[in-house]
RNA sequence: AGAGGCGGCCGGGCGGCCGCCCUCCGACCGAGGAGGGAGGAAAGUCCGGGCUCCACAGGGCAGGGUGGUGGGUAACACCCACCGGGGGUGACCCCAGGGAAAGUGCCACAGAAACAUACCGCCUCCUGCCGGCUUCGGAGCCGGCGGGGGGUAAGGGUGCAAAGGUGCGGUAAGAGCGCACCGGCGGCGUGGUGACACGCCGGCCAGGCAAACCCCACCCGGAGCAAGGCCAGGUAGGGGGAGAGGAGGUGGCCCGCUGAUCCCCGGGUAGGCCGCUUGAGGCCUCCGGCAACGGAGGUCCCAGAGAGAUGGCCGCCCCGCCGCCCGUGCGGCGGACAGAACCCGGCUUAUAGGCCGCCUCUCCUG
Numbered sequence: 001a002g003a004g005g006c007g008g009c010c011g012g013g014c015g016g017c018c019g020c021c022c023u024c025c026g027a028c029c030g031a032g033g034a035g036g037g038a039g040g041a042a043a044g045u046c047c048g049g050g051c052u053c054c055a056c057a058g059g060g061c062a063g064g065g066u067g068g069u070g071g072g073u074a075a076c077a078c079c080c081a082c083c084g085g086g087g088g089u090g091a092c093c094c095c096a097g098g099g100a101a102a103g104u105g106c107c108a109c110a111g112a113a114a115c116a117u118a119c120c121g122c123c124u125c126c127u128g129c130c131g132g133c134u135u136c137g138g139a140g141c142c143g144g145c146g147g148g149g150g151g152u153a154a155g156g157g158u159g160c161a162a163a164g165g166u167g168c169g170g171u172a173a174g175a176g177c178g179c180a181c182c183g184g185c186g187g188c189g190u191g192g193u194g195a196c197a198c199g200c201c202g203g204c205c206a207g208g209c210a211a212a213c214c215c216c217a218c219c220c221g222g223a224g225c226a227a228g229g230c231c232a233g234g235u236a237g238g239g240g241g242a243g244a245g246g247a248g249g250u251g252g253c254c255c256g257c258u259g260a261u262c263c264c265c266g267g268g269u270a271g272g273c274c275g276c277u278u279g280a281g282g283c284c285u286c287c288g289g290c291a292a293c294g295g296a297g298g299u300c301c302c303a304g305a306g307a308g309a310u311g312g313c314c315g316c317c318c319c320g321c322c323g324c325c326c327g328u329g330c331g332g333c334g335g336a337c338a339g340a341a342c343c344c345g346g347c348u349u350a351u352a353g354g355c356c357g358c359c360u361c362u363c364c365u366g
Base pairs, nucleotide, nucleotide: 001362002361003360004359005358006357007356008355009354010353012317013316014315015314016313017312018311020037021036022035023034024033025032039337043348044347046346047345048344049343050342051224052223053222054221058255059254060253061252063220064219065218066217067216068082069081070080071079072078083097084095085094086093087092098215099214103213104212105209106208107207119156120155121152122151123150124149125148126147127146128145129144130143131142132141133140134139164182165181166180167179168178169177183205184204185202186201187200188199189198190197191196228274229273230272231271238265239264240263241262242261248258249257250256281300282299283298284297285296286295287294288293318335319334320333321332322331323330324329
């Protein structure tokens, strides 16, 4: 200098004018004054929790989720560290990563066969025909073309995938049949909390798919702030029906639990308050831990609407593009994605432009 990897952050600034929402002062929700007022994703609502009501949710079935190990956490499908596998020269990245010797199912086309077989081939035995040789002949030997029985899985061929791989020996031909090395599986030992690693032994050699059914281990009750509660108003002590031999509620079902109201007609209201924002909270320092994170001390209070506020205009500056001009400058256009609604922790997705830190590879120069 070029090409990359990983992590973190910002995402317009200042001033003026006019507005909007909330809190406090103002005897009053008014005038006036003071203070506060969107985000890194407020989004998708995909996971996990808090909170509320129903047994502070119990038993069973059904159903769903998760899936290497250890840790973190309120919890998780998240995070950290490690293990194993794969990719990259490397920094580093990716993996639903339990079980396929419990069972079932599937494996297109091709192929003999997709898990149990044999198409070509190889070997051997029997046999038919033809030719040659020995022989008087019978018979025997050799060669060629066929038929049948058996052995084999080395080779060919098919395929994403074909019964461990390579080599040597061995054999009629072959074969873990034997041996060496490599791979897998099993056993033992050592190390590690563990996933696992390493070593030794044993020819034990088993196709793939479980985001197919399934098996194993662990986890999961349901509904949701329109939860739930209070007040006011509406109406009449309205009419009819069911109900402690159980109305109604409680989840998809059963049990269990609860225990006095419920349904229909008629009539009326659709207002206010609480929940509501102080919380697994933010920042700083120290300590423990590789880290995620935890602990202690200090400090701060930071939106709470309810048809739903957080906006508009102007000036200067910043950044990008275009034109004039090229010394500065001048003019025009543009500055993303998006936008709280009970609250948190995550994941995922969108995002103009910009900044910082650490690291890797290649080339050049000293």
Source information:
Predicted 3D model of a 366-nucleotide RNA (Bacterial RNase P class A) from Candidatus Sysuimicrobium tengchongense. The organism belongs to Candidatus Sysuimicrobium, within Bacteria.